[in-house]
RNA sequence: GCGGAUGUAGUUCAGUGGUAGAACGUCUGCUUCCCAAGCAGAAGAUCGCGGGUUCGAUCCCCGUCAUCCGCU
Numbered sequence: 001g002c003g004g005a006u007g008u009a010g011u012u013c014a015g016u017g018g019u020a021g022a023a024c025g026u027c028u029g030c031u032u033c034c035c036a037a038g039c040a041g042a043a044g045a046u047c048g049c050g051g052g053u054u055c056g057a058u059c060c061c062c063g064u065c066a067u068c069c070g071c072u
Stems, first nucleotide, its partner, number of pairs: 001071007010024004018055001026042005048064005
């Protein structure tokens, strides 16, 4: 220098055009003498960043950043 993969909640991951989800974790309540476990509920993400297409973008297109892999 060229090509590819990945980037979404605190963490690990789903989600292939129509209001962004799960598990674990956190907080509150119930239960218990207390803890743990269990049960119920809540908070938490402008989907790496900037543009474009579209009535509408996590998703399609372009650029860019980070990490990883391959080629030279």
A computed fold for a 72-nucleotide RNA from a Parcubacteria group bacterium, annotated as transfer RNA. Taxonomically the source falls in Bacteria candidate phyla (Bacteria). Its mean pLDDT, the model's own confidence on a scale to 100, is 83. It matches the Rfam family "tRNA". It is annotated as a transfer RNA. It was read from a public genome assembly.